[in-house]
Context: one part of a larger RNA
RNA sequence: UGACGGGGGCCCGCACAAGCGGUGGAGCAUGUGGUUUAAUUCGAUGCAACGCGAAGAACCUUACCAGGGUUUGACAUGCUAGUAGUAGUGACCUGAAAGGGAAGCGAUCCGGACUUCGGUUCGGAAGCUAGCACAGGUGGUGCAUGGCUGUCGUCAGCUCGUGCCGUGAGGUGUUGGGUUAAGUCCUUUAACGAGCGCAACCCUUGUCCUUAGUUACCAGCGGGUUAAGCCGGGUACUCUAAGGAGACCGCCGCCAGAAAGCGGAGGAAGGUGGGGAUGACGUCAAGUCCUCACGCCCCUUAUAUCCUGGGCUACACACGUGCUACAUUGGGCGAGACAAUGAGAUGCAAACUUGCGAAGGUAAGCUAAUCUAUAAACUCGUUCUAAGUUCGGAUUGUAGGCUGCAACUCGCCUACAUGAAGUUGGAAUCGCUAGUAAUCGCUGGUCAGCUAUACAGCGGUGAAUUCGUUCCCGGGCCUUGUAGA
Numbered sequence: 001u002g003a004c005g006g007g008g009g010c011c012c013g014c015a016c017a018a019g020c021g022g023u024g025g026a027g028c029a030u031g032u033g034g035u036u037u038a039a040u041u042c043g044a045u046g047c048a049a050c051g052c053g054a055a056g057a058a059c060c061u062u063a064c065c066a067g068g069g070u071u072u073g074a075c076a077u078g079c080u081a082g083u084a085g086u087a088g089u090g091a092c093c094u095g096a097a098a099g100g101g102a103a104g105c106g107a108u109c110c111g112g113a114c115u116u117c118g119g120u121u122c123g124g125a126a127g128c129u130a131g132c133a134c135a136g137g138u139g140g141u142g143c144a145u146g147g148c149u150g151u152c153g154u155c156a157g158c159u160c161g162u163g164c165c166g167u168g169a170g171g172u173g174u175u176g177g178g179u180u181a182a183g184u185c186c187u188u189u190a191a192c193g194a195g196c197g198c199a200a201c202c203c204u205u206g207u208c209c210u211u212a213g214u215u216a217c218c219a220g221c222g223g224g225u226u227a228a229g230c231c232g233g234g235u236a237c238u239c240u241a242a243g244g245a246g247a248c249c250g251c252c253g254c255c256a257g258a259a260a261g262c263g264g265a266g267g268a269a270g271g272u273g274g275g276g277a278u279g280a281c282g283u284c285a286a287g288u289c290c291u292c293a294c295g296c297c298c299c300u301u302a303u304a305u306c307c308u309g310g311g312c313u314a315c316a317c318a319c320g321u322g323c324u325a326c327a328u329u330g331g332g333c334g335a336g337a338c339a340a341u342g343a344g345a346u347g348c349a350a351a352c353u354u355g356c357g358a359a360g361g362u363a364a365g366c367u368a369a370u371c372u373a374u375a376a377a378c379u380c381g382u383u384c385u386a387a388g389u390u391c392g393g394a395u396u397g398u399a400g401g402c403u404g405c406a407a408c409u410c411g412c413c414u415a416c417a418u419g420a421a422g423u424u425g426g427a428a429u430c431g432c433u434a435g436u437a438a439u440c441g442c443u444g445g446u447c448a449g450c451u452a453u454a455c456a457g458c459g460g461u462g463a464a465u466u467c468g469u470u471c472c473c474g475g476g477c478c479u480u481g482u483a484g485a
Stems, first nucleotide, its partner, number of pairs: 004481002007479007015469002019432005026324008034315002042053002064310007073134001077133007088105002092101003108125007136299002139297003145293002147288003150284001152282001157196006163172003176187003202276004207245007216235003221232003248270001251264004326425001330384007343372002347366002351362004391422001396417007438461007
């Protein structure tokens, strides 16, 4: 000097407490361990691995396995030699395909020379063949590395210059007294200053103003309909999108020397207004050589590469994360209402029509503020009446639809039938402080299709509780003890 303590003091955090809803029990989905397998490719492993890399494994992907091929190679550059019946195409044979064999047809471009203007010939290019350098490797090492990332932690810390103190390691500053979300600020002070962090600057949201008015809007005026901003017209309003205003403890009161704190007014908003982006010095030889890059090592008729089929989807079991439930704050049926983000030309598809339906046929509009999608929970009416049920939907059978070369291994969807466990879950454990939790649907990426109940967003409805810091966990500052260096 740091680290540690079932030492002390001060302080914070959904850390506990106060609440609300879950997980742990059931079925299924998904990931992992294990086991199995020809292969079940590889990585990730306390928090910080396990709906993770994977924003989509039928083939492809694909790295794994079996079998069949190729060997200057699927791909790059260079050198040497050859090359008109050459490159290319390729009926046909073999084959699962890849590959192998092979008749026929049959070229291009640039320059020179000759020409009867048809072309011929020489050299070069391109391509091909042979050979040589080399290619290639998702082979190893993340404990050789770069880059990127997680984590403590959006915690308030981490340092430096000069000065001063100490023989020195070091200390001081950064401690003390207050205060703050904050090493935030004030004050004290052998320190005085400074840097990286904090904050602010950035984006978004909440109010208003100005400008602009189509594809948005419709108050007033006219027209029009079964209905409709549908039409003329208008830019008030909503909205859109560019510029501004606005919040600063600024004003008032209280305490105080100050920083600040508490209360109040005004205000759309009040003390960082809400949310996001932003992650200091460092820690974990943390993660990644399978994104990429790269040192060294290794393979080079194979550890390279092409293809067919299989596997990554196995299944006594164990764990994580989810979805659906166990019903009446509910299930069924009928009627009615209200969003936002975002997406769309190999696309989104209205309307009409066939089908119980998935879907099919025909097809308007839309390169989108113009066209395209029923929001659901909710409200009203009606039915069921406490039961393994009109709860629950697993599983299984049959018949179909869609995508795609192809749904057997191994896709999704529909109809009919079937109708399992499950009656609120032990020990334990997780999330959340407000438009939050809970609950309800919608959209997107990936994508032919989809195993999406995932992930990333969007809006609708919309709570309870916080006395407090004794205790559990993590962290910050000061101090003390011990061990070690």